The RNA shown here (c-di-GMP-I riboswitch aptamer) has 84 nucleotides. Model confidence (mean pLDDT): 89 of 100. Rfam family: c-di-GMP-I riboswitch aptamer. Rfam describes the family as follows. GEMM was predicted in a large-scale screen for bacterial structured RNA regulatory elements. The sequence was found by an Rfam model in a public genome assembly.
RNA sequence: AUAUGAAAAAGGCAAAACACUUCGAAAGAGUGUGACGCAAAGCCUCCGGUCUACGUCUAAGGAUAAGAUAGCGGGGUUACCGAA
Repeated sequence: AUAUGAAAAAGGCAAAACACUUCGAAAGAGUGUGACGCAAAGCCUCCGGUCUACGUCUAAGGAUAAGAUAGCGGGGUUACCGAA
């Protein structure tokens, strides 16, 4: 340096649920409690998936991401610890 996640240490993140918000059309986001899990569950929507549909289109049934999800997967990028 590359690959990798055995044992251990230091620390980190925080699902569901509940409450709240001069957030948002919604999906959802944020804050608090919480502790299901996570070795990138740090960061980035580039690709696929999924969710939503304000607006737009419409044959009025619907269609549609420019919205959301990085804890759906891939990819990019940075990083703690230490065997084989």